[in-house]
Predicted 3D model of a 70-nucleotide RNA (transfer RNA) from a bovine gut metagenome. Model confidence (mean pLDDT): 82 of 100. It matches the Rfam family "tRNA". Its family is annotated with triplet codon-amino acid adaptor activity in the Gene Ontology.

RNA sequence: GCGAAUAGCUCAGUGGUUAGAGCACCUGCUUCACAUGUAGGGGGUCACAGGUUCAAAUCCUGUUUCGCCC
Numbered sequence: 001g002c003g004a005a006u007a008g009c010u011c012a013g014u015g016g017u018u019a020g021a022g023c024a025c026c027u028g029c030u031u032c033a034c035a036u037g038u039a040g041g042g043g044g045u046c047a048c049a050g051g052u053u054c055a056a057a058u059c060c061u062g063u064u065u066c067g068c069c070c
Base pairs, nucleotide, nucleotide: 001068002067003066004065005064008023009022010021011020016054025041026040027039028038029037047063048062049061050060051059
């Protein structure tokens, strides 16, 4: 100097409907049982603080942490 921080993990969401997907987890069905399959469910201070706006995960500033480059 550049990039990133959103569910347990990997990520999407580039100003407006209630924040989502896959995997994982829990429950039911299926099985003698397990696995697989299938139906449903739980889980979020969008890193932190402030600002702009009618409205911010999203835009602006600062802080923290991580990665890359010089």